[in-house]
Parts: sequence; structure tokens; C1' cells
RNA sequence: UCACCGUAAAGGCAAACCUACCGAAAGUUAGGGACGCAAAGCCAUGGGUCUAAAGCUUUUGCUAUGACAGCCAGGCUGCCGAA
Repeated sequence: UCACCGUAAAGGCAAACCUACCGAAAGUUAGGGACGCAAAGCCAUGGGUCUAAAGCUUUUGCUAUGACAGCCAGGCUGCCGAA
């Protein structure tokens, strides 16, 4: 130095909920707030889940071009350095 890994330290992020905004909705963003997280940093590539404006359908309903990275897999990058 690298790999594996997660001991200590320094830190980091922020679930539910509340308020405001955007959105048809799912949900996003900002503030408060902490359930937790060694990638809970980034990426919609694969699977999966959610929503259904528009479209189709006689109706019930169907459908993603929408969303979820804190659902899983995968890719890229990062702090520290015990065993």
C1' cells in the first nucleotide's frame, strides 16, 4: 500500500410522526425529530413492490411513460485501521 474484516476513535446519515411546498396518486423537497444504518453515499441495469393521471374497457377492472436506492441483487466511490 492492497485485500478481507469491523475493534476503537473521529465523525456521518436520518425511520415513524408533525408542519409547509410540489404532485392525480404513489411519493419528493425543506424544517423539527430519531427507529435504526459500516456505505441508510451515488446510479433505475435486473428482479420485486406501490400508484393509476392519461389511454383502453359497457362496468368491475387492465396498463407505467410515474415512484420506491431505508426491498433484494449488481456497478462506481468514500472515513478509520484493531484481530

Predicted 3D model of an 83-nucleotide RNA (c-di-GMP-I riboswitch aptamer) from Thermincola ferriacetica. Its Rfam family is "c-di-GMP-I riboswitch aptamer". Its family is annotated with cyclic-di-GMP binding in the Gene Ontology. The sequence was found by an Rfam model in a public genome assembly.